[in-house]
The part of an RNA shown here (large-subunit ribosomal RNA, domain III) has 382 nucleotides and comes from a Dehalococcoidia bacterium. The full RNA is in RNAcentral, with records from ENA.
Context: one part of a larger RNA
Parts: sequence; C1' cells; structure tokens
RNA sequence: AAGUAACGAUAAUACGAGUGAAAACCUCGUACGCCGAAAGUCCAAGGUUUCCUGCGCAACGUCAAUCGGCGCAGGGUGAGUCGGCCCCUAAGGCGAGGCUGAGAAGCGUAGUCGAUGGGAAGCAGGUUAAUAUUCCUGCACCGACUGUUAAUGCGAUGGGGGGACGGAGAAGGUUAGGCUAGCCGGCUGUUGGUGUCCGGUUUAAGCGUGUAGGCAGAGAUCUUAGGCAAAUCCGGGAUCUUAAUGCUGAGGCGUGAUGACGAGUCUCUACGGAGACGAAGUAGUUGAUACCCCGCUUCCAGGAAAAGCCUCUAAGCUUCAGUUAACAGUUGACCGUACCCGAAACCGACACAGGUGGACAGGUCGAGAAGACCAAGGCGUU
Repeated sequence: AAGUAACGAUAAUACGAGUGAAAACCUCGUACGCCGAAAGUCCAAGGUUUCCUGCGCAACGUCAAUCGGCGCAGGGUGAGUCGGCCCCUAAGGCGAGGCUGAGAAGCGUAGUCGAUGGGAAGCAGGUUAAUAUUCCUGCACCGACUGUUAAUGCGAUGGGGGGACGGAGAAGGUUAGGCUAGCCGGCUGUUGGUGUCCGGUUUAAGCGUGUAGGCAGAGAUCUUAGGCAAAUCCGGGAUCUUAAUGCUGAGGCGUGAUGACGAGUCUCUACGGAGACGAAGUAGUUGAUACCCCGCUUCCAGGAAAAGCCUCUAAGCUUCAGUUAACAGUUGACCGUACCCGAAACCGACACAGGUGGACAGGUCGAGAAGACCAAGGCGUU
C1' cells in the first nucleotide's frame, strides 16, 4: 500500500424460549424459504476413527462461538447363509525342464497365479448413544462328518453332456408401485345437507396346482472304422412301439401367520423416554425401464474359458470299502463390517462454484428420468 481488495454460488430468513461471562450464528419451538432422477436413501473405489458420549475453546473454522469433521478422555464395528478367503478359469504375469544369448537376460512347454466373470445356503420384525440380512424373537435353508434303517456296482487327473453367453426388434402374460372406493379410528363445523386429516402392512423357505407361456417328438432292442484306451455314456446306422411325454417357467392361491406390525388409548416419567392394551387390515382400476426372457422373431460382423453339476467306463476293489434314499446327531474356522461416499471426510496445496462407477425412482400436469410445484427425506450453503 491499507483498515483498502476479499470474506468462495443471490436457497432467506424472522420471532419466542433455553444455556452461557458473552448469542445474528449453539439447542428447542413456531412460522417462512430451498432441493426433491436430489442438495434424498444405499453400495463400490478411496479415506482411515472423521462414528457416539462427556469435558474444553489457546490454535484450526475467512466474523463470533457456549458449536464443530477442532483439542482431551472414554466408548463403539458381533455373520455357516452379505462380501472376501475357498473351488474355477479370461486378458495378462511367473515359469521346472527346454530354446536363444558373450553375459545381464529374453522367449516359452508342463504347470502355477490372476476377477472386472462362473460356483451351496436367510427372510420379516424388534433392539443400541453409537452395530446389525451379523445381536434378540419368529419361521427357514445349505454343506461336511458320524450313526441307524433300507437298497445297491462303485470307482478318474480320462470320455461325453451341461455350464455357455452377440446386435436389433416386436408382442403377450405378470408383479412392484400408483390411484379410487369400501371399512376402521380420530378431528373440525354444526344440529342441516357435510367437510377435512391419519392408518389400512406382512417375508423367505416349505407344500399343492404346478398356471400364462417357452423348448424338445418320446421310449425300447440290436449294431457300430468315431469320441487317442474302455464304456451300458455321446455320436452314426437299423428295427419296433407310441401321440403324447419330458424339461423349463414368472405370477396367483393356500400355509407360514391364533404370529409380528398397526392409527390410537391408558399408566409412569429423573420430560430424554419407558411399559401395557390395541380397531380396520378389503375390492376395483391402472401399470413399469422389473420378472417370465439366457425366451421369441430377425440380421451378419457369427458373438469367453474352466470348475462346481449330471453321466460313462479304465486301473482297482468287489461278505469289505464305496454309492443311493430317509431319519437323527454333531459341526461350519479366518478376514471385512464404525463413519463419509454427486462429498467440509475421496482426487484437486484450502471446510475449493471442478472431477468421481453402480443401485433405488412417489404425487399432479406431461410423450418423458425434460420442465414446474410438491411427498418421504434433507437443508437455508460459517
């Protein structure tokens, strides 16, 4: 320079009460305003305690601060089923032997790693200051092992099937959700017709129908230069029988559920809350970008692999072992789990008008996830 520029989105504050040394800013209340395909909710990545509670205000916070993502202390993350670990492989990495190179080393077979993909199983309600598909309650499910009973050809690193997949388009059946009406409880106005507000919910699994629909003809016998050996399996061939049969498949109904939830009422209260009781809990209509659908139709550019799974035998074992079915019992380790996540907590030197993958998707008008105004919820951007 100068008490100058600036104080970081023009979404907006006002009043009352409380606390306190002190209140524009903290807390509570009442109005008002803003977002609402977000400025709401939940994850992944990343951060790593920022979460909750008590105490505090030097510094940090572009002002103050009794407040805070700040300081100090204490507390907080509970899993057979969520995710990982585990089994399997992709691109790619490493790589016994091996090849190449003067060497360092490069490449690469068998292998071994490597998810962003494939592979068993859980839902509803309640609860904490802070965790919950993890705790509790209720009702389930899966794998392994052991035992009992019954039946019985079992057996793989090998064979076969399956897993198993593209783009576009169209239609149908449903559900989530919405709306309306009925029913239930309460409120206002008033005694006359009425008006307004709140709630009306319910899972997975199991059982039955196996439904709308989709796909494939199906079964038996014989035979067989293929599937590196074998095969009763797959593939090829022949004969016979038969018009249905099998597989798949949303949703609905019953059950689960005499449960739980539930407007509200009552009691107690250190006004934070705690406890008890608990009505109605139906129908119609609309309707998805969700499910049936990894379907159907069509097109050329022809759209992962391997394991789990099913089946077949080889060696071998065949009173054993093993396998199958039902029931019962036992068992299920380890790691993550707080909190932020279109952000004041991540990446940007900052409490920075920037950037950041996925899921959810209410109402009125509307073609619409546009736009406008609202709900739930969250804020008024220090």
Rfam family: Bacterial large subunit ribosomal RNA.